[in-house]
RNA sequence: GGGCACUUGGCGCAGUGGUUAGCGCGCUACGUUCACAUCGUAGAGGUCGCUGGUUCAAAUCCAGCAGUGCCCA
Numbered sequence: 001g002g003g004c005a006c007u008u009g010g011c012g013c014a015g016u017g018g019u020u021a022g023c024g025c026g027c028u029a030c031g032u033u034c035a036c037a038u039c040g041u042a043g044a045g046g047u048c049g050c051u052g053g054u055u056c057a058a059a060u061c062c063a064g065c066a067g068u069g070c071c072c073a
Base pairs, nucleotide, nucleotide: 001072002071003070004069005068006067007066010025011024012023013022018056027043028042029041030040031039049065050064051063052062053061
């Protein structure tokens, strides 16, 4: 330098055009316990990497940029 894949809460992931973006773990509070753990209930936490475009409507489609990984030179 070229090609491919990925980027979504603190972490790991789902969601492939349509009203409120979910799941597990983790975190907080309460209940349970002498206490801890387990378990149950409730809650906080996301402007979906950035910029622009397409569309009535974009996490989702397109382009550029950035980052990470793999391959080629």

Record summary: Predicted 3D model of a 73-nucleotide RNA (transfer RNA) from a Patescibacteria group bacterium. The sequence was found in a public genome assembly. The coordinates come from a structure-prediction model, not an experiment, and the mean pLDDT is 82. It matches the Rfam family "tRNA". By type it is a transfer RNA. From the family's description: Transfer RNA (tRNA) molecules are approximately 80 nucleotides in length. Taxonomically the source falls in Bacteria candidate phyla (Bacteria).